[in-house]
Molecule: transfer RNA
Organism: Oscillospiraceae bacterium
RNA sequence: UGGGGCAUAGCCAAGCGGUAAGGCAACGGACUUUGACUCCGUCAUUCCCGGGUUCAAAUCCCGGUGCUCCAA
Numbered sequence: 001u002g003g004g005g006c007a008u009a010g011c012c013a014a015g016c017g018g019u020a021a022g023g024c025a026a027c028g029g030a031c032u033u034u035g036a037c038u039c040c041g042u043c044a045u046u047c048c049c050g051g052g053u054u055c056a057a058a059u060c061c062c063g064g065u066g067c068u069c070c071a072a
Stems, first nucleotide, its partner, number of pairs: 001071007010024003018055001026042005048064005
């Protein structure tokens, strides 16, 4: 240089046009003499960034950024 993949919460991770599952962690509470365990609740209106399409975009299109793989 050319081509491909990935980017979603503190971490892992689903979603594939109809408005963000789940787990761990954290916080609050119940239980307990205390702690652990268990249970209940809370936790992403900027889904890497900027545009576009659409009534509606994490999702489709264009450009960019970062990481990564393949070829040369």